[in-house]
Molecule: transfer RNA
Organism: Chloroflexota bacterium
RNA sequence: GGCCCUCUAGCUCAACUGGCAGAGCAGUUGACUCUUAAUCAAUUGGUUCGGAGUUCGAGUCUCCGGAGGGUCACCA
Numbered sequence: 001g002g003c004c005c006u007c008u009a010g011c012u013c014a015a016c017u018g019g020c021a022g023a024g025c026a027g028u029u030g031a032c033u034c035u036u037a038a039u040c041a042a043u044u045g046g047u048u049c050g051g052a053g054u055u056c057g058a059g060u061c062u063c064c065g066g067a068g069g070g071u072c073a074c075c076a
Stems, first nucleotide, its partner, number of pairs: 001072007010025004019056001027043005049065005
């Protein structure tokens, strides 16, 4: 340098054919318990990596850029 993959809640990941952004864990509150832990219930939490475009409508499609990873080549 070429090609490919990934980027979504604090973490790990979903989201069909473009049509209301979700789960588990974590956090918070409550119940239970002598206390802690555990358990149960409720609940908070989002610039979907950034920008532009297409569209009535974009996490999803197109283009440019960024970060991480894989592979090939180059250099030595």